[in-house]
């Protein structure tokens, strides 16, 4: 590290149009038309998923800054090296995008945690 199970697990519009389906009433013709679904406009969330980003560490150094590295009481000397700046590679989250996904209870998904089993 990953699978399985059982536990817990937040957020944000009962929004608006359009189409469909359609419990009752009437038993004719037609009426009320709630729940559902499905598309689309707006407004919003962030904890499947996805996507960005730091320090640090590697690599480069042509240009561009710093004598700063060895050496000496101190010069001499050695060596163009060393450091930064700068230009790539890597790089994380509950940050952050909001692209998928989500936004009345219930349902369903849900990062992540906690028990426990198994696997590498």
């Nucleotide at each position: 590290c990953c699978u399985c199970a059982c536990u817990g697990g937040a957020g944000a519009g009962a929004g608006g149009u359009u189409g469909g389906u359609g419990a009752c009433c009437a038993c004719a013709a037609g009426g009320u038309g709630a729940g559902c679904c499905a598309a689309u406009c707006c407004a919003c969330c962030g904890a499947a998923g996805g996507g960005g980003c730091a320090a640090g560490c590697c690599c480069a150094c042509a240009c561009c800054g710093c004598a700063c590295g060895g050496g000496u009481c101190a010069c001499a000397c050695c060596a163009u090296g060393g450091c930064g700046a700068u230009g790539g590679g890597u790089c994380a989250a509950u940050c952050u995008c909001u692209c998928a996904g989500g936004u009345a209870a219930a349902g369903c998904g849900g990062a992540c945690a906690g028990c426990g089993a198994g696997g590498g």